[in-house]
RNA sequence: UUUUUAUACAGAGGCGUGGAGAGACAGGCUCGACGAAACGCCGGCAACCCUCAGUGAACAACUGAAACGGUGCCAACCGAAGGUCCGCGACGCGAAGCCGCGGACAUAUAAAAA
Repeated sequence: UUUUUAUACAGAGGCGUGGAGAGACAGGCUCGACGAAACGCCGGCAACCCUCAGUGAACAACUGAAACGGUGCCAACCGAAGGUCCGCGACGCGAAGCCGCGGACAUAUAAAAA
């Protein structure tokens, strides 16, 4: 970097350095000199992997426990796929156009494989 699977409801802060931006991206909207991003220290949240126990044929899967370790996260219920493609339906002469419904695609994190 790519592919697959799972999750995206919730939860969690102070100090210092810094000095103008940040919330992935577009459009809005929101936060920011009552100090943004980033970095550091301490703290915390969570439970994907690791560990243990139970069910189980099973190194599958599910449930429970712990939270040392490997990550991750600690403004908002931030919202909505925003635009494209596919299918169906209505209007329409129409394969144009337009509206509605459903599905897929995005982003982020973890694990596995290449």

Predicted 3D model of a 114-nucleotide RNA (SAM riboswitch aptamer (S box leader)) from Hymenobacter sp. CA1UV-4. The organism belongs to Hymenobacter, within Bacteria. Model confidence (mean pLDDT): 75 of 100.